The RNA shown here (small-subunit ribosomal RNA) has 1478 nucleotides and comes from a Parvularculaceae bacterium. Rfam family: Bacterial small subunit ribosomal RNA. Taxonomically the source falls in Parvularculaceae (Bacteria, Pseudomonadati, Pseudomonadota, Parvularculales). It was read from a public genome assembly. Model confidence (mean pLDDT): 83 of 100.

C1' cells in the first nucleotide's frame, strides 16, 4: 500500500413526445478465412469421429533371495541371460463417453483400512514335502500344450514359543444406560534369511505420518404440453456379508417412504479453483495450469494384492481387424510421435535422461515419449526494426482546376551522418554443491562492411476520423442499420488525395457489455404488450397496542477453515516489457464459541382503536316461489259496410267482391309490464322494473352492552356467471337467423318490402364465453375544497329552512401525477400487504399434446419462417356522400346559343415518300400561326458542297467590293463568259496599319438533334380568391399554439369592440390610366353666339359655345333621421353630373400543379461532324371512311327582295383634327303570303378580274347558269345582371394576294334575380380520420402463378425405454462327494484339507410377445408467409355512403350479410339533468 469506479448513437412520423423492437460504436477468443509478412522473447496448438489404426517407443528392476546353464579370466574372480522368488506394473501419462449423482464444492461426522516411511516394544527356534528351469518323449501350421524324470530358495507346509494382539468368562472405577476402563482366568494364532562383520531383511504389536473407504447439512441446469412415484420399496427383529456403518443381502413382521419448497419422467451436461465481461449486482464459460470424479474397443465378471474389479493384467460374450495348413489362434494409441477419415481448422514417426521427479536396487546403476529441450505455425501477448539531419526552382511525373493555380510535398533527388536488428568473423557463460550439459558454440560480449536485406491492410453518405474526378446508368454491384444505383453517384468500379491501425489489417463465428430489453440493485399493466368476468376459501405470504421470557433470524467480538496458482498491492530478476520469483492483502463463504436483546419470529399473559356479535330503527327493480291485474298485438265468432287495403324513395310480391282495410261487440292465447323513471335505488359480478302473499340474503344508521386480533390477501380448488347454442318435455301471441318471393343494382347470395321456421317463453340438465368495460385486482392508512343527489341520525329555531355527522352516488377543481389525453378523498396522488398479468409486429390465441364438453367448442399453449417496424397520445394540413356561417351568372328567375343541316377552321384517327414539330380535363383543340401557292419550312424524293450560308485566329496572295449587261450548259443551286459604270480610309510612303476579296491549314463553325424530370427567363391556373407570414412576449417536454380565434361588420385579415398579447411585413383598399360634371389656361387644321361674306366656317373676325389637351375642383357615409353597444357599420332621405369601392382598365400575395415552353431567346450535360450541318428543284404541311371542339350561314313574315334616306366613332395612309379610305343595320314606302318558297345558299358548269416569277396540286373576287341539306334540333351543355345580353355594320395588325379567325370601334338596345334548399367552385370556424404522393388517398378477402417453412396423414425406418416369458457364457457364492490328491494326523486302513467335476439360485449378451416415447421418410391434404403493374368485387378508415366493434348462431364466390345480447374505442341533430362564469 492493496484506493478512484457508471458516456451514447441511428432507425416508425409531414413534423412531435412516448412506448417498443432492430442495429452500431467497446472488450474477449484453443478460433477459421482473405490480403500481406523483417527479427526476438514468453505462452498456446483435433473445440469435429470416446472414428479406425500400419510402424517404433511409452514399466521395469533386483545375482546382496534361488538353482541350473553360458562367456571371459591374471584362476583370486568378474559378467550375461531364460526361469523360480521379491518389490513395482492401483503412480506417472491420456480422454470427457457416461453421470443431475453425496459426482463436485464447502463445512461437519463416526463404525474403518493403510505396502513402502518414522518412533517404540518383543522376537527371529526346530523340521518337512514339492516345483519351474533343465533332460527326455509326444501333439500342433502356429499360439501353445501334455506325459515321465532331476533340483534350489527370503517360494510352500508343519511343530514350538507369545510381552503385546484376537475371542470367551469373572472383576474394579465412571456412567441413568449403552459403553469405556483396571485386574485375573481359559482358549487361539508368527517368523527367512543374504552378504559380510557391519548392515540389510523377516515376524508380532503399539503409536505417528501419508493415502484412502463410508455418512450428513448446505450450494450450483432446463422442461408441468412430465403429477403422481415406489414393493427391497420405508421401518423393525434375527442372521449373513464387508476393512467398516447400512435393505448392502436374506427370512419374518408392520405399511410405510418421496412429492406442488416440484417427486417421477424427459432433455442437456464431467464438477471446482478459475477465465471473459460488467461500475457493481450479475451474465456467459469450465482450453492451457491446479484439485476431485469417471472411463480405457462395447457389455459383464471376478482373481491377485496394502491398495484394482486394474489404459499398455486375466476370463467370458459381442462387433471389427489380422494370421491360418481351416483344425485353430492373435489384437485393442481417450500414452508420445505418426497414418487414414471427418472437418473451416490444430504441429515432428526429433534430442536427452544434463536438470526436476518416479520405479527397482545396499549400491554402482538400469528404466522413464513423466519431464527438460529442440522442430513447425504471426495462433495470441510483449518488445525492436524497416533509418536520422539538412534540403524549394516548392523539380519531373500523377491527380484536380474557375486554366490563374492547387495538391502529392521536405516528400523525392542531392549533401552530411548513424549501424539497433539481420549478415560475416572472433570470444564465450550461468543452469552443476565433487563428477555428469540434450539444449548449444545457445544467450551475451567484441570486431567488420554498407542505408545497405526488411510495409502492409482496411476505410472515407450518416452513425464514424477521413473527398474529389472518371466509368457505369435500378445494369453491374454495395450494404452492420438507415439505405445507395433509373445519365451530373462524396454510398457501385477505378484513380488521385485523405483517415485509421501497423507485422499485421480486415471479414466471419461465439460470448459479455451497451440492454433499466426479465428491472435484487433497477421496469411496468385506464388508452402503448399487460387486472383473472365475479366471489367464497385451502396452502402460503403479511399482520394492531402492551408486559415478561427465549435467542431461530439480526448485531458485535474471538477461534477453525476457505489448497496452490490466478486477480490486486509493495518489491525483486531477465537491457525494458510480456514472463517469472518473494512478501502481503484478498478469497465478500461455511462451521464453532462468547456476548447483546432494539426489531422480526417463538412461548406465556394483558388490552380495545382492527374484525365480529347483541339491541333498536330504516331504505331498496336484491333473490326464490305461488297467485292476481289492466292496456296493446294477433287469431276466432257475430254485426255494420264497400272497393280497395297494405307497403315504399318509388314500386311490387301480399291481402281483398268467396267481402278485405275500417268500425262495434264477444271470446281465446301467449309474451311483455306505458306513465311513475331520475348520471335515482339494490346486488360480488352477470343482472334486477305491474300488483299481492310467503320464504330468504346483504347493507346503512343509532346505542357503546359483549368477544378480545378472531384480521387482510389468496396459487391450486369450489360456486355463480348476459346473449347465442345443445339435450328432454311443454308452450308458441308478437318478433325473427335460415328459407321463399318482390324490389334496388352492372351484379345484390345485402341494406328496403311481403311472408316465414328454429329460436325467443316455462321446467329440468349442459355450455362457461362477451367491448363480461370504469378497457382501472382486493384490503388498509395519509393528503385543499366547492356543489348536486339517495338513505339514516343530531342540533337550532322563523316548522321548512339552516348547520352538522355517517354511508352511497355524480359534476367541477387545488396540490401531486401522467408520454399526452386526462386522473384528482369513489386517484391514474403519497405509502404498506397479498394475488394475477406483460416483455417488438406477424405467424397465433393457431398447431400438437393434455383436461373439460352430447356437440358447438372452451381452457392450457408453442415453433419454424418472416418484417424493421407494429403501436399510444397529441400537432399541422388535406379530405368527408360531417356540421355551422358566408361568397361567386354557382343554382334559381330570364334572354340568346351549342348539340341536328351545309360550309369554314383546329384536333384525333386513318392514309402517305412526307402528310414537320409542339399543346392534352377545367387551364390542348379559329392554340404557337398578326395570315403554308414558291419563300416561310423545321418534313419527303432527287441533285449538289465539305473550314462550310455565318464568327475568330494563323500563313500566302490580290486591291477591292458593288451595280448593270451579252451569251452558253443545267430543273435550279451552280459553273463558264462579253461589255459598261465605279476605283476604300489612314499613313512615318514601307503592303506599314485598318478594311475587303481569293487560296490553304487546322483549331473550329453549324444542328428547329435529345433532355422543360438538369435550368434561366417567360406564361397559364387556383384567383383579383382574401388570404400568407414575421419580430418580441406568453403557453406547451415538444411538434406547435397564441397573435390570425371570439361578438358585430365589410367586396375585403375592411373596420370596431373584446382578448396574453403587442407590433410589423407581403397581399386588400388607395395612389396610376380612362369614361361621366365642372373651373382655369391655350385656340389651329377645330368651333361660329354676335358683325360682315360665301354654293360651302369658304373668307375676314372672334375664342362665348362644341371640341381638343394640360393643370385643378368634385364624393368623404361629409349632412339629416332611424338602427346598432354612445363603436364599426347598415337602412332611408336631402343636396348633387355622379352616393355608398360611381363604370371600365392596368395591377395577380405566400404558394400549388416536377403545369407549358430546350421550336422565340439563353443555357449545363449528352449526341452528329463529306452529316442529324449547308444549298437547290419538285412535292408535302391543303390527303379523307370517320369522331370531337370552336365558329359562320340558315331553316324565314320581328322575315326576304326593291326603292328612298343621315348622323357616327375609333383606326390607317411615313407627316396630316385640313386630304383620302368609308357605308350599314335601324327607319319610311312598295312587293312577296307560309311553300323546301322571291327562304336557304352548298355543290357544279362556264366566262372574267386582281395579286404574284408562278394560282395544276393549292388564292381571292365578279357575271350568267345550277339550287343540296336544312321547316328551330335527343340526351346533354354554354354565355350573360345594364349601355350588359341580343342584334347591326365599320376599322386595324399580319399581308404581293388571301379571314367566317383575332384585336379594336361605335349604332340600336332588352328581360329577370323570390331567394340560397339543391349542383359546381371558393373562404372562415368546428368535428372525425387507419390519409401526408394527402380521397385520383388508404385498404380487405377469395381465386390464379412461383417459392419457402410448417400441421395432419395410410404406412414405413431407426433410437431410447418398460412389462411378461425363454435362453443362461464366464464368475463368485452355496450344496454335493462318483473321480484325483505331496506336506498334517494315523502303525495301517483311512481321515482332515485341497483340486477337478456335478447341481442350484443370481446374472451379461441374445430371443419372443405386447406397450410407451422420440426422431426421419411419406402418396395426398390443411392453413400460413413472401413475391411484378394478374382476376373478382369494395368489407374497413369520414356518418366510409347500412356507424363500427365484441361474443354466439345460421348463411354466402370473396371480402362479408343477417338474428340475439353487449360496448362507445360512434358522427350529427334534438331533448333532459348537472356543473362553471356573469
Nucleotide at each position: 500500500a492493496a484506493c478512484u469506479u457508471g458516456a451514447g448513437a441511428g432507425u416508425u412520423u409531414g413534423a412531435u413526445c412516448c412506448u417498443g423492437g432492430c442495429u452500431c460504436a467497446g472488450g474477449a477468443c484453443g478460433a477459421a478465412c482473405g490480403c500481406u509478412g523483417g527479427c526476438g522473447g514468453c505462452a498456446g496448438g483435433c473445440u469435429u469421429a470416446a472414428c479406425a489404426c500400419a510402424u517404433g517407443c511409452a514399466a521395469g528392476u533386483c545375482g546382496a533371495a534361488c538353482g541350473a546353464a553360458c562367456u571371459c579370466u591374471u584362476c583370486g574372480g568378474a559378467g550375461u541371460g531364460a526361469g523360480u522368488g521379491g518389490c513395482a506394473g492401483a503412480c506417472g501419462g491420456g480422454u470427457g463417453c457416461g453421470u443431475a449423482a453425496c459426482a463436485c464444492g464447502u463445512g461437519g461426522g463416526a463404525a474403518c483400512c493403510u505396502a513402502c516411511c518414522u518412533a517404540g516394544u518383543a522376537g527371529u527356534a526346530c523340521g518337512g514335502a514339492a516345483u519351474a528351469a533343465c533332460u527326455u518323449c509326444g501333439a500342433g501350421a502356429a499360439a501353445u500344450c501334455g506325459g515321465a524324470g532331476c533340483u534350489a530358495a527370503u517360494a510352500c507346509c508343519g511343530u514350538a514359543u507369545a510381552a503385546g494382539c484376537c475371542c470367551c468368562c469373572c472383576u474394579u472405577u465412571a456412567g441413568a444406560g449403552a459403553u469405556a476402563u483396571u485386574g485375573g482366568g481359559g482358549g487361539g494364532g508368527a517368523a527367512a534369511g543374504a552378504u559380510u562383520u557391519a548392515u540389510c531383511g523377516c515376524u508380532a504389536u503399539u503409536a505417528g505420518a501419508u493415502g484412502g473407504g463410508c455418512c450428513c447439512g448446505c450450494g450450483g441446469c432446463u422442461g408441468a404440453u412430465u403429477a403422481g412415484u415406489u414393493u427391497g420399496u420405508u421401518g423393525g427383529u434375527g442372521g449373513g456379508g464387508u476393512a467398516a456403518u447400512g435393505g448392502c443381502c436374506u427370512a419374518c413382521c408392520a405399511a410405510g417412504a418421496c412429492u406442488a419448497c416440484g417427486a417421477u419422467c424427459a432433455g442437456u451436461a464431467g464438477c471446482u479453483g478459475g477465465u471473459c465481461u460488467g461500475a457493481g449486482a450479475g451474465g456467459a464459460u469450465g482450453a492451457u495450469c491446479a484439485g476431485c470424479c469417471a472411463c480405457a474397443c462395447u457389455g459383464g465378471a471376478a482373481c491377485u494384492g496394502a491398495g484394482a474389479c486394474a489404459c499398455g493384467g486375466u476370463c467370458c460374450a459381442g462387433a471389427c481387424u489380422c494370421c491360418u495348413a481351416c483344425g485353430g489362434g492373435a489384437g485393442g494409441c481417450a500414452g508420445c510421435a505418426g497414418u487414414g477419415g471427418g472437418g473451416a481448422a490444430u504441429a515432428u514417426u526429433g534430442g536427452a535422461c544434463a536438470a526436476u521427479g518416479g520405479g527397482c536396487g545396499a549400491a554402482a546403476g538400469c528404466c522413464u515419449g513423466a519431464u527438460c529441450c529442440a522442430g513447425c505455425c504471426a495462433u495470441g501477448c510483449c518488445g525492436c526494426g524497416u533509418g536520422a539531419g539538412u534540403g524549394a526552382u516548392g523539380a519531373a511525373g500523377g491527380c484536380c482546376u474557375u486554366a490563374g493555380g492547387g495538391u502529392u510535398g521536405u516528400a523525392a533527388a542531392a549533401c552530411u551522418c548513424u549501424u539497433u536488428c539481420a549478415a560475416u568473423g572472433g570470444u564465450g557463460a550461468a543452469g552443476a554443491u565433487a563428477a555428469u550439459g540434450a539444449c548449444g558454440g545457445u544467450a551475451a560480449c567484441c570486431a567488420u562492411a554498407g542505408a545497405a536485406g526488411a510495409a502492409g491492410c482496411c476505410c472515407c453518405g450518416g452513425c464514424u476520423a477521413a473527398u474529389u474526378u472518371c466509368g457505369u446508368g435500378c445494369c453491374a454491384g454495395c450494404a452492420g442499420c438507415c439505405g445507395c444505383g433509373g445519365u451530373a453517384a462524396u454510398a457501385c468500379g477505378a484513380a488521385a488525395g485523405g483517415g485509421g491501425c501497423u507485422a499485421g489489417c480486415g471479414u466471419u463465428g461465439u460470448u459479455c457489455g451497451g440492454a433499466a430489453u426479465u428491472a435484487c440493485u433497477g421496469g411496468g399493466c385506464g388508452u402503448a404488450a399487460a387486472g383473472c368476468g365475479c366471489a367464497u376459501g385451502u396452502a402460503g405470504g403479511c399482520g394492531g397496542u402492551u408486559u415478561a421470557u427465549u435467542a431461530a433470524g439480526u448485531u458485535a467480538g474471538g477461534g477453525g477453515u476457505g489448497a496452490a496458482a490466478u486477480c490486486c498491492c509493495g518489491g525483486a530478476g531477465c537491457u525494458c516489457a510480456a514472463c517469472u520469483c518473494c512478501g502481503g492483502a484478498a478469497c465478500u463463504g461455511c462451521c464453532u464459541c462468547u456476548a447483546a436483546a432494539a426489531c422480526u419470529g417463538g412461548u406465556a399473559g394483558a388490552c380495545u382503536a382492527g374484525a365480529g356479535g347483541a339491541u333498536g330503527u330504516g331504505a331498496g327493480a336484491g333473490g326464490a316461489u305461488a297467485g292476481u291485474g289492466g292496456a296493446a298485438u294477433u287469431c276466432c265468432g257475430a254485426g255494420u259496410g264497400u272497393a280497395g287495403a297494405g307497403g315504399u324513395g318509388a314500386a311490387a310480391u301480399u291481402c281483398g267482391u268467396a267481402g278485405a282495410u275500417a268500425u262495434u261487440c264477444g271470446g281465446a292465447a301467449g309474451a311483455a309490464c306505458a306513465c311513475c323513471a331520475g348520471u335515482g335505488g339494490c346486488g360480488a359480478a352477470g343482472g334486477c322494473g305491474a300488483c299481492u302473499g310467503u320464504c330468504u340474503g346483504g347493507c346503512a344508521c343509532a346505542u357503546u352492552u359483549c368477544u378480545g386480533a378472531c384480521g387482510c390477501u389468496g396459487a391450486g380448488a369450489u360456486g355463480c356467471g348476459a346473449a347465442a347454442g345443445c339435450g328432454u318435455g311443454g308452450g308458441g301471441a308478437g318478433c325473427a337467423a335460415a328459407c321463399a318471393g318482390g324490389a334496388u343494382u352492372a351484379g345484390a347470395u345485402a341494406c328496403c318490402c311481403u311472408g316465414g321456421u328454429a329460436g325467443u317463453c316455462c321446467a329440468c340438465g349442459c355450455c362457461g364465453u362477451a367491448a363480461a368495460c370504469g378497457a382501472u385486482g382486493a384490503g388498509g392508512g395519509c393528503c385543499a375544497g366547492u356543489u348536486g343527489u339517495c338513505g339514516g341520525g343530531c342540533a337550532g329555531c322563523a316548522u321548512g329552512c339552516u348547520g352538522u355527522u355517517c354511508g352511497g352516488u355524480g359534476a367541477c377543481g387545488c396540490a401531486g401525477u401522467u408520454a399526452a389525453c386526462g386522473c384528482a378523498u369513489u386517484a391514474a396522488g403519497c405509502c404498506c400487504u397479498c394475488c394475477g398479468c406483460c416483455u417488438g409486429g406477424g405467424g397465433a390465441g393457431u398447431a400438437c399434446g393434455g383436461u373439460c364438453g352430447c356437440a358447438a367448442g372452451a381452457u392450457u399453449a408453442a415453433a419454424a419462417c418472416u418484417c424493421a417496424a407494429a403501436g399510444g397520445a397529441a400537432u399541422u394540413g388535406a379530405c368527408g356522400g360531417g356540421g355551422g356561417c358566408c361568397c361567386g351568372c354557382a343554382c334559381a328567375a330570364g334572354c340568346g346559343g351549342u348539340g341536328g343541316a351545309g360550309c369554314a377552321u383546329g384536333u384525333g384517327g386513318u392514309u402517305u415518300a412526307a402528310u414537320u414539330c409542339g399543346a392534352a380535363g377545367c387551364a390542348a383543340c379559329g392554340c404557337g400561326a398578326a395570315g403554308a401557292a414558291c419563300c416561310u419550312u423545321a418534313c419527303c424524293a432527287g441533285c449538289c458542297c465539305u473550314u462550310g450560308a455565318c464568327a475568330u485566329c494563323u500563313u500566302g496572295g490580290u486591291c477591292g467590293c458593288g451595280g448593270a449587261u451579252c451569251g452558253u450548259g443545267g430543273a435550279g443551286a451552280c459553273a463558264c463568259u462579253u461589255u459598261c459604270c465605279u476605283u476604300c480610309a489612314g499613313u512615318u510612303c514601307g503592303g506599314c496599319u485598318g478594311g475587303a476579296c481569293c487560296a490553304a491549314u487546322g483549331a473550329c463553325a453549324g444542328g428547329u438533334g435529345u433532355u422543360g424530370c438538369a435550368u434561366g427567363g417567360u406564361u397559364g391556373u387556383c384567383g383579383u380568391c382574401a388570404g400568407c407570414u414575421c419580430g418580441u412576449g406568453u403557453c406547451g417536454u415538444g411538434a406547435g399554439a397564441u397573435g390570425u380565434u371570439g361578438g358585430g361588420u365589410u367586396a375585403a385579415g375592411u373596420c370596431c369592440c373584446g382578448c396574453a398579447a403587442c407590433g410589423a411585413g407581403c397581399g386588400c383598399a388607395a395612389c396610376c390610366c380612362u369614361c361621366g360634371c365642372u373651373g382655369c389656361c391655350a385656340g389651329u387644321u377645330g368651333c361660329c353666339a354676335u358683325c360682315a361674306u360665301u354654293u360651302a366656317g369658304u373668307u375676314g373676325g372672334g375664342c362665348a359655345c362644341u371640341c381638343u389637351g394640360g393643370c385643378g375642383g368634385g364624393a368623404c357615409c361629409g349632412c339629416c333621421g332611424g338602427u346598432g353597444a354612445u363603436a364599426a357599420g347598415c337602412c332611408g332621405g336631402a343636396g348633387g353630373a355622379a352616393g355608398g369601392u360611381g363604370g371600365g382598365g392596368a395591377u395577380g400575395a405566400c404558394g400549388u400543379c416536377a403545369a407549358g415552353u430546350c421550336a422565340u431567346c439563353a443555357u449545363g450535360g449528352c449526341c452528329c461532324u463529306u452529316a442529324c450541318g449547308g444549298g437547290c428543284u419538285g412535292g408535302g404541311c391543303u390527303a379523307c371512311a370517320c369522331a370531337c371542339g370552336u365558329g359562320c350561314u340558315a331553316c324565314a313574315a320581328u322575315g326576304g327582295c326593291g326603292a328612298c334616306c343621315a348622323u357616327a366613332g375609333u383606326g390607317g395612309g411615313a407627316u396630316a383634327a385640313u386630304c383620302c379610305c368609308c357605308a350599314a343595320a335601324a327607319g319610311u314606302c312598295g312587293u312577296c303570303u307560309c311553300a323546301g318558297u322571291u327562304c336557304g345558299g352548298a355543290u357544279u358548269g362556264u366566262c372574267c378580274u386582281c395579286u404574284g416569277c408562278a394560282a395544276c396540286u393549292c388564292g381571292a373576287g365578279g357575271g350568267c347558269a345550277u339550287g343540296a341539306a336544312g321547316u328551330u334540333g335527343g340526351a346533354a351543355u354554354c354565355g350573360c345582371u345594364a349601355g350588359u345580353a341580343a342584334u347591326c355594320g365599320c376599322g386595324g395588325a399580319u399581308c404581293a394576294g388571301c379571314a367566317u379567325g383575332c384585336c379594336g370601334c361605335g349604332g340600336u338596345g332588352a328581360a329577370u334575380a323570390c331567394g340560397u334548399u339543391c349542383c359546381c367552385g371558393g373562404g372562415c370556424c368546428u368535428u372525425g380520420u387507419a390519409c401526408a404522393c394527402a380521397c385520383c388517398g388508404c385498404c380487405c378477402g377469395u381465386c390464379a402463378c412461383a417459392c419457402c417453412a410448417u400441421g395432419g396423414g395410410a404406412a414405413u425406418u431407426g433410437g431410447c425405454u418398460c412389462u411378461a416369458c425363454c435362453c443362461g457364457a464366464a464368475g463368485a457364492u452355496g450344496g454335493u462327494u462318483c473321480g484325483c490328491u505331496a506336506a498334517c494326523c494315523g502303525c495301517a486302513a483311512g481321515g482332515a484339507g485341497g483340486c477337478a467335476g456335478c447341481c442350484a439360485g443370481c446374472c451379461a449378451c441374445g430371443g419372443u410377445a405386447g406397450g410407451g416415447u422420440c426422431a426421419g421418410u411419406g402418396a395426398c391434404u390443411g392453413g400460413g408467409g413472401u413475391g411484378a403493374a394478374g382476376u373478382c368485387g369494395u368489407a374497413a378508415c369520414a356518418a366510409g355512403g347500412u356507424a363500427g366493434c365484441c361474443g354466439u348462431a345460421g348463411g354466402g364466390g370473396a371480402a362479408c350479410c343477417u338474428g340475439c345480447g353487449g360496448c362507445u374505442g360512434g358522427a350529427u341533430c334534438a331533448c333532459c339533468u348537472c356543473c362553471u362564469u356573469u